[in-house]
């Protein structure tokens, strides 16, 4: 200098001017409500006293009005996994159903991260891998093929043995039959270990040698696994499990339109089903557990307020620990809370001319969208020193 | 804002326990018939099965992510 891998940050800036939404603080009010303290004012009382009214004062709510202050995201998206909260039981027990599967660690939990092992892939950094079991059973393989699984003889190769027939120089050939053979063609996604020598009628792992494979054993790792080791075993054991299915872990349903509270309206009904071995809470069944007349459906009303609600497995700086992911302790920070739903608009300046895009109960993760800019680390290839 | 369903010719739909022509009907387009039309008989064409990846010798079918479209979920007697 070129091309390229990995991670991490950002996601126009700056002033003014008008707004919107929370929140603090000041002032206000023919509101609404609490409280003291006063009234020679009314009622009730035998006094004590209580009640209702007015006055002031002082707190709240609420509505105006001023001034400070704070306001979307790295994905707020998809709702694909995990959990918090809620309510139903304290989430029980059994079967069915679903997810997940190399080992280890991490976490509040995951299907997620993190280190490792095993395979595949690129020259390399690096990247991908639903990565348990197919010697427990069922099952599947269309078409082609001769044969699709403890297989099979189309096309070749062979005739030592056996039977038949010619030939015959009597050794023996030839031809068909039985037959043998998975080395060679072909077939197909896939044909029952690779070379080589040895056998052999021809051939085979039939032997043998190296190499793969399986199996124990020994070392080296917590382990997944690995080993220029040691010993058996000639090989038994092809694929598919994102077909059923085994083994091993995990899971109880529903969601903030969860729930709980106050206020408003009505026709306080009708129909069907069930009837305490029911019914419903409870979601697919049984037990068990609590409730009790329940469930659907139609008709009928309300369409408002308040808690849930944002301080949280929070965030940021330091130190410690660990190889990482993340733990620990110290210190400092409060950082949206709407509900027709706020987080804008216009002007002016400038730059590299702005991409994909909006919180709705709350985190941890994944996926998917996405203009451009900047940072570190490393690979490969040229050059030049 | 939560929970469930579906995607196949122009339309409505089957095939989803994987096998290679992806079918049915209606709809369009030719010919027959008829003096014409409609109906009626024959015949034809028209599909990357929403995309993409990924298991299998094979995928509309099985898995996984994206688009896209439909439904239902308030309180009260």
């Nucleotide at each position: 200098c070129g091309a390229g891998u990995c991670g991490g940050c950002u996601g126009g800036a700056c002033a003014g001017u008008c707004g919107c939404u929370g929140u603090g603080u000041c002032g206000u009010g023919u509101a609404c409500u609490c409280g003291u303290c006063g009234g020679a004012a009314c009622g009730c009382u035998u006094a004590g006293g209580c009640g209702u009214c007015c006055g002031c004062c002082g707190g709240g709510u609420c509505g105006c009005g001023g001034u400070g202050u704070a306001g979307a995201g790295g994905a707020a998206a998809g709702u694909c996994c995990g959990g918090g909260c809620u309510c139903c039981a304290u989430a029980g027990g059994g079967c069915a159903g679903a997810g997940c599967g190399c080992c280890a660690g991490g976490u509040a939990a995951c299907g997620c991260c993190u280190g490792g092992g095993g395979g595949g892939u690129g020259u390399g950094a690096g990247c991908c891998c639903a990565c348990g079991g197919a010697a427990a059973g069922u099952g599947c393989a269309a078409c082609a093929g001769a044969a699709a699984g403890u297989a099979a003889a189309c096309c070749g190769c062979c005739u030592a043995a056996g039977u038949a027939g010619c030939g015959u120089u009597c050794g023996c050939g030839c031809u068909a039959c039985c037959g043998g053979u998975a080395a060679g063609g072909g077939u197909g996604a896939a044909a029952c270990g690779g070379u080589g020598c040895g056998g052999u009628a021809a051939g085979a792992g039939c032997g043998c040698a190296c190499c793969g494979c399986g199996c124990g054993g020994c070392u080296g790792g917590u382990a997944a696994c690995a080993g220029u080791c040691c010993g058996c075993g000639g090989c038994a054991u092809g694929g598919c499990a994102a077909a059923c299915c085994c083994c091993g872990c995990u899971c109880g349903g529903a969601g903030c339109a969860a729930g709980g509270c106050c206020a408003a309206a009505u026709a306080g009904g009708a129909a069907u089903c069930c009837u305490u071995u029911g019914c419903c809470g409870u979601g697919g069944c049984c037990c068990a557990c609590g409730g009790u007349g329940g469930a659907u459906u139609c008709g009928g009303g309300u369409a408002g307020g308040c808690c849930g609600c944002u301080u949280g497995a929070g965030g940021c700086u330091u130190g410690c620990g660990g190889c990482g992911a993340c733990g620990c302790a110290a210190g400092u920070c409060c950082c949206a809370g709407a509900u027709g739903a706020a987080u804008g608009a216009c002007u002016g300046u400038u730059c590299u001319c702005g991409a994909c895009a909006g919180a709705a109960c709350c985190c941890g993760g994944c996926u998917u969208a996405u203009a451009g800019g900047c940072c570190g680390a490393c690979u490969c290839a040229c050059u030049u020193u | 804002g939560c929970c469930c369903c579906g995607g196949u010719g122009g339309c409505a739909c089957a095939g989803c326990u994987g096998g290679a022509u992806a079918g049915c009907g209606c709809g369009g387009c030719c010919c027959c018939c008829u003096c014409c039309u409609a109906a009626g008989g024959g015949g034809c064409a028209g599909g990357u099965c929403u995309c993409a990846g990924g298991u299998u010798c094979g995928a509309a079918u099985c898995c996984u992510g994206a688009c896209c479209g439909g439904g239902g979920c308030a309180c009260c007697a």
Model confidence (mean pLDDT): 80 of 100. Predicted 3D model of RNase P RNA and transfer RNA as a complex of 462 nucleotides.